[in-house]
Context: one part of a larger RNA
């Protein structure tokens, strides 16, 4: 000088940060990932409409039917649950950092090219029946789709023995009658938007390989059999002993292999003139993990924190047959500990997921609460005031000191208190009008402009004004030397102090108290730790 600190005494306000360093110990409770009806069959609830019936207060109430509409429980389906959030156990490693590389994939997004034809059979929901205490589950029957499966088409895609071969799709919504079809009117028609399939290029993200760097120990000296290399085969998105069969006998090591211990790495942080040393909490990048161990499934992406299966430990329910669970998410509880906060508010902003959108979800995030834990700022008054008051302390008894300090007088009112006013964080979204694109079209849809409307958790916001009153606001450590600051009383090698030297055995500036002083100040000291 510094700290994610703790402890003691003390404590007015605000801003900005920070807050389980220990048990990767165990967890009650609530919340933390949903969304889409513009993919689908539908209708459990709510609201509306229509129809029928009943009651009568004659325009209301009740009952029933009907998915007709707004919507929507459960279900099928799509996208997202691989992000965001947490923790640092493991890992001395291509894990990280840095510089390169070639044998790869990439949902959504952008861009270019081509297509979107024609069929089929199921399974949920639902209905019926059965089993079970429950979790749940079994059988039969019906049904839709952007769910599933063939057929057609097929290249600038893939494979190739260069002859050839192989491979796809799904519709939904709005508007309209110009064209086509038919009878009014609607559609399989037209048109627009969103989607779907194959493919090109990109962007983004990810996987892989290599050089160099990356803690300690030799009281660890030898280590290695898929081990090192080759060939064939397999496997992967992809190179490769990645795996396998055969062949060869190699490969690493005092430039420290192997083993043991410790440890997430980095940007950085602290210190220091620097070189260095120590550290890696907050924030940011990468990695690893998700009760412990193992495994794959789905998927563009996981071997998946709030998914699945198996085993184990633990906890809970049970009708003893069997089941359920995983806070190292946010709060919170017990425990451990010197020690670390609220079972708070809101999606208003920023961002994310879904959706055409409105919107929904979001303990990410933004805010508030608690804590002097740190840094920074402000205040606790200002001026005047000598009878140098009283009191305290000291005294050589003359006085000295506390001390302009107080009182008194005059003034101010920051902060706090009370009352009133009051930005900005708001961009969006909605309605209407005009206009451009598109179009057969003045529909629809999309873009632009304008008008109106309209969204704030924080919030009793920041800030401003007014009112009243010096009113509500100072402590802590030290005073032998180092080291700024001295006297008295008590004690008498006792009681005690102490960072080092050392003080104390009758005049102790070193113990204890007092007066006085010194240093810092809403803090001051002590302890721990680093330079």
């Nucleotide at each position: 000088a510094u700290u994610g600190a703790a402890c003691g005494c003390u404590g007015g306000c605000g801003g900005c940060a920070u807050g389980c360093u220990u048990a990767a110990c165990a967890c009650a409770u609530g919340c933390a990932a949903g969304u889409c009806g513009a993919a689908c069959g539908g209708u459990a609830a709510c609201a509306g409409g229509a129809g029928a019936g009943a009651g009568c207060u004659u325009g209301c109430u009740c009952u029933c039917u009907u998915g007709c509409u707004g919507a929507c429980g459960a279900g099928u389906g799509g996208c997202g649950g691989a992000c965001g959030g947490g923790u640092g156990a493991g890992u001395a490693a291509c894990g990280c950092g840095u510089a390169g590389g070639a044998a790869u994939c990439u949902a959504c997004c952008u861009u270019g090219a081509a297509g979107u034809g024609g069929g089929g059979g199921a399974c949920a929901a639902c209905c019926c029946g059965g089993g079970g205490a429950a979790a749940c589950u079994c059988g039969g029957g019906c049904u839709a789709a952007u769910a599933c499966c063939g057929c057609a088409u097929a290249a600038c895609u893939u494979c190739u023995u260069c002859g050839g071969a192989a491979c796809a799709a799904a519709g939904a919504g709005g508007g309209c009658c110009u064209c086509u079809a038919u009878u009014u009117a609607u559609a399989u028609g037209c048109u627009c938007u969103c989607g779907c399939u194959u493919u090109u290029a990109g962007a983004u993200g990810a996987g892989c390989c290599u050089g160099c760097g990356u803690a300690a120990g030799a009281u660890u000296a030898g280590c290695u059999u898929g081990u090192u290399g080759g060939u064939g085969g397999g496997g992967u998105a992809a190179a490769g002993g990645c795996c396998u069969a055969c062949c060869a006998a190699g490969g690493c090591g005092a430039c420290g292999a192997u083993c043991u211990u410790u440890a997430g790495c980095u940007g950085g942080u602290c210190u220091g003139a620097g070189a260095g040393g120590a550290c890696g909490g907050a924030c940011a990048g990468c990695c690893a993990c998700a009760c412990u161990g193992g495994g794959a499934c789905u998927g563009a992406g996981a071997c998946a924190c709030g998914g699945c299966c198996c085993a184990g430990a633990c906890u809970c329910c049970u009708a003893c047959g069997g089941g359920a669970g995983g806070c190292a998410g946010c709060a919170g509880u017990g425990g451990g500990g010197a020690a670390u906060a609220u079972u708070g508010g809101a999606c208003a902003a920023u961002g994310g997921g879904g959706g055409a959108a409105a919107c929904c979800c979001u303990g990410a995030u933004c805010c508030a609460g608690c804590a002097a834990u740190g840094c920074c700022g402000c205040g606790u008054g200002u001026g005047u005031g000598a009878a140098g008051a009283a009191g305290g302390c000291c005294u050589u008894c003359g006085g000295g000191u506390u001390g302009u300090a107080a009182a008194g007088c005059a003034c101010u009112u920051u902060c706090g208190u009370u009352g009133g006013g009051g930005a900005g964080g708001a961009a969006a979204g909605g309605u209407c009008a005009c206009u451009g694109a598109u179009u057969a079209a003045u529909a629809c849809u999309c873009g632009g402009u304008g008008a109106c409307u309209g969204u704030g958790a924080c919030g009793u916001u920041a800030c401003c004004c007014a009112a009243a009153u010096a009113a509500g606001a100072a402590g802590c450590a030290c005073c032998g030397g180092c080291u700024a600051a001295c006297u008295c009383u008590g004690u008498g090698c006792c009681a005690g102090c102490a960072g080092c030297c050392g003080c104390g055995g009758u005049a102790a500036u070193a113990c204890a108290g007092a007066g006085g002083g010194u240093g810092c100040g809403a803090g001051c000291g002590u302890u721990a730790a680093u330079c």
Predicted 3D model of a 531-nucleotide part of an RNA (small-subunit ribosomal RNA, 5' domain) from an uncultured bacterium. The coordinates come from a structure-prediction model, not an experiment, and the mean pLDDT is 88.